This is a predicted structure of a 364-nucleotide RNA (Bacterial RNase P class A) from a mouse gut metagenome. The sequence is in RNAcentral, with records from MGnify. Its Rfam family is "Bacterial RNase P class A". The family's RNA type in Rfam is ribozyme.

[in-house]
RNA sequence: AGGCAAAUGGCCGCUGCUGCGAUGCCGAAAGGCUGCAGGAGAGGAAAGUCCGGGCUUCACAGGGCAGGAUGCCAGAUAACGUCUGGUGGAGGCGACUCCAAGGAAAGUGCAACAGAAAUAAACCGCCGGCUGGAAGCUGCGCCUUAUAAGGGCGGAUGCUUCCGACCGGUAAGGGUGGAAAGGCAGUGUAAGAGACUACCGUCUGCCUGGUAACAGGCAGGGCUCUGUAAACCCCAUCCGAAGCAAGACCAAACAGGAGGCAUAAGGCGGCCCGUCUGCUUCCGGGUAGGUUGCUUGAGACUGCCGGCGACGGCAGCCCUAGAUAGAUGGCCAUUCACGACAUAACCCGGCUUACCGCCUUGCU
Numbered sequence: 001a002g003g004c005a006a007a008u009g010g011c012c013g014c015u016g017c018u019g020c021g022a023u024g025c026c027g028a029a030a031g032g033c034u035g036c037a038g039g040a041g042a043g044g045a046a047a048g049u050c051c052g053g054g055c056u057u058c059a060c061a062g063g064g065c066a067g068g069a070u071g072c073c074a075g076a077u078a079a080c081g082u083c084u085g086g087u088g089g090a091g092g093c094g095a096c097u098c099c100a101a102g103g104a105a106a107g108u109g110c111a112a113c114a115g116a117a118a119u120a121a122a123c124c125g126c127c128g129g130c131u132g133g134a135a136g137c138u139g140c141g142c143c144u145u146a147u148a149a150g151g152g153c154g155g156a157u158g159c160u161u162c163c164g165a166c167c168g169g170u171a172a173g174g175g176u177g178g179a180a181a182g183g184c185a186g187u188g189u190a191a192g193a194g195a196c197u198a199c200c201g202u203c204u205g206c207c208u209g210g211u212a213a214c215a216g217g218c219a220g221g222g223c224u225c226u227g228u229a230a231a232c233c234c235c236a237u238c239c240g241a242a243g244c245a246a247g248a249c250c251a252a253a254c255a256g257g258a259g260g261c262a263u264a265a266g267g268c269g270g271c272c273c274g275u276c277u278g279c280u281u282c283c284g285g286g287u288a289g290g291u292u293g294c295u296u297g298a299g300a301c302u303g304c305c306g307g308c309g310a311c312g313g314c315a316g317c318c319c320u321a322g323a324u325a326g327a328u329g330g331c332c333a334u335u336c337a338c339g340a341c342a343u344a345a346c347c348c349g350g351c352u353u354a355c356c357g358c359c360u361u362g363c364u
Base pairs, nucleotide, nucleotide: 001360002359003358004357006335007334008333009332010331011330012329014041015040017038018037019036020035024033025032026031043341047352048351050350051349052348053347054346055243056242057241058240067239068238069237070236071235072086073085074084075083076082087101088099089098090097091096102234103233107232108231109228110227111226123174124173125170126169127168128167129166131164132163133162134161135160136159137158140154141153142152143151144150182200183199185197186196187195201223202221203220204219205218206217207216208215209214247292248291249290250289254285256283257282258281259280260279261278265277266276267275268274299318301316302315303314304313305312306311336339
C1' cells in the first nucleotide's frame, strides 16, 4: 500500500421479484391478495451526519447588507472544504510523513512566568569626564653627618593601583525569555555601534529557466520591520431556502359550487310559486386509505488506449436489497486461528471515527 471480515451442509422463519393459484377472492374505488414453486436478500465502514452533488418543492430583474465556508501553483471532477502532481516550509540517518501555506506596513486586542527592559531598554559589564577615600612610588621637605654619599622620618598639588558617588557614551559581552533591535568575521573606536567592508540572510529592480507556485544569477538599498489572524479584522473567491415525513398521483368520508329529478312528506305563511331538508349527475378540494418517488446508476467487472497521476475514452460483459413499524434471524451437524466494529431507509462522490484477527506485496 492492497485484500478478506469464520467456512461447508441441512431444517424452520422473514422481505422483495417471477410463475401458478386466478375469467378467483377482498375493497366503494384506488388498489391489494396471507398458499405453493423457483430464484435474490447489508457494510468496509451500512456509523457520525461533517462537506460536495444529483433529484424535488418553494423563491428568484439586478445590486447591496448580514451570515457561513475556503485561501501556495497547476490539474482531476457533476461538484467539493475531496483527490492527484508539483512549489515552499517542518520532522526523520533513511524509506517516508506532516502543513488552514493570503494579509501583522489599515486598525484593535492579547503576550503568563522570568527579566533592568517585551516594542521598548542601561541591571551587571565596558569606556570617558569630574570628584572623594585608601595604599604604594617619587620630586620635595626635615633629621643624622664637616660636606657629600648613605641611612632614617614625613610625604604631595605628580604618577600607579584599588574602592565609591555623580554626569555622560556604549546594545560588543553577561544574565532572563518562545521572542532583546539582522547573523558572523574584520576594520574602526576612549569603549562601542551597518559607522565601514566581505560572506550569509532580507528587501527592491533586472535577466534566465518554468504554464505557474517558485528557483537560480546580477546589480543596488545597509536593513527602519517582535509574535499572534482555527483573536477581532482586512482582501479575494464561492454559497437562495428546505429536504424523500422532499414531492407527485388516485381517492371512501366530509366542507363547497353548478345542473337535473321528485314534488310523496315536513319547515318557512292560510294557498300557489319559491326555498331548505331528499335522490342523483358533474366540477373542484380533500382526510382515512392506497400507489408512486424506490433503485439501471456521474453503476460493477474484464481488456485495450491516453495521462507521471487523480482520471478519461472505447469495446465486451453483468444486473447486484428496496422495507414503511420497517426483512436479512434462529436451530442442528462438522471443522478452525473460536469470530471485532457494527445493521441499508432517496441516491451518489468524499472526509472523519470504530474494529478480533488473517493474508498478499514493495521499501527503509